[in-house]
A computed fold for a 71-nucleotide RNA from an Acidimicrobiales bacterium, annotated as transfer RNA. RNAcentral holds the sequence, with entries from ENA and MGnify. Rfam family: tRNA. It is annotated as a transfer RNA. The prediction has a mean pLDDT of 80.
RNA sequence: UCCGGGGUCGUCCAACGGCAGGACACCGGCCUUUGGAGCCGAGGAUGAGGGUUCGAUUCCUUCCCCCGGAA
Numbered sequence: 001u002c003c004g005g006g007g008u009c010g011u012c013c014a015a016c017g018g019c020a021g022g023a024c025a026c027c028g029g030c031c032u033u034u035g036g037a038g039c040c041g042a043g044g045a046u047g048a049g050g051g052u053u054c055g056a057u058u059c060c061u062u063c064c065c066c067c068g069g070a071a
Stems, first nucleotide, its partner, number of pairs: 001070007010024004018054001027041004047063005
């Protein structure tokens, strides 16, 4: 430099045009002799810019970052 794959809550994974969801973690509450166990609840994210569309995590484009391959 070229080719392919990937980037979503703190972490791991869904959603593949139509309200971004789950688990764990954190926080609050309940329970309890106590609790790190159990139960209930709340908060929290689409790498950046532009385009297509009534509507974009999803499609197109440029860039950034990570992984693999070629030279």